[in-house]
RNA sequence: GGUCGAGUAGCUCAGUCGGCAGAGCACACGCCUGAAAAGCGUGGGGUCCGGGGAUCGACGCCCCGCUCGACCA
Numbered sequence: 001g002g003u004c005g006a007g008u009a010g011c012u013c014a015g016u017c018g019g020c021a022g023a024g025c026a027c028a029c030g031c032c033u034g035a036a037a038a039g040c041g042u043g044g045g046g047u048c049c050g051g052g053g054a055u056c057g058a059c060g061c062c063c064c065g066c067u068c069g070a071c072c073a
Stems, first nucleotide, its partner, number of pairs: 001072007010025004019056001027043005049065005
């Protein structure tokens, strides 16, 4: 230098054919217990990597960048 993949909650990751942003863990509170742990319930938490474009509408499409990884040279 080239090709491909990944980037979404604090962490690990889903998100189908473009139409309400989600799960588990973690965290807070409640229930339970003599008290804890475990369990159960509720809740808070998001610039969907950045910018632009097409569209009535984008996490998902197109373009240009950034970061990480694999491969080729």
Model confidence (mean pLDDT): 83 of 100.
This is a predicted structure of a 73-nucleotide RNA (transfer RNA) from Ilumatobacter sp.
The same sequence occurs in records of 4 taxa.
Rfam family: tRNA. The family's RNA type in Rfam is transfer RNA.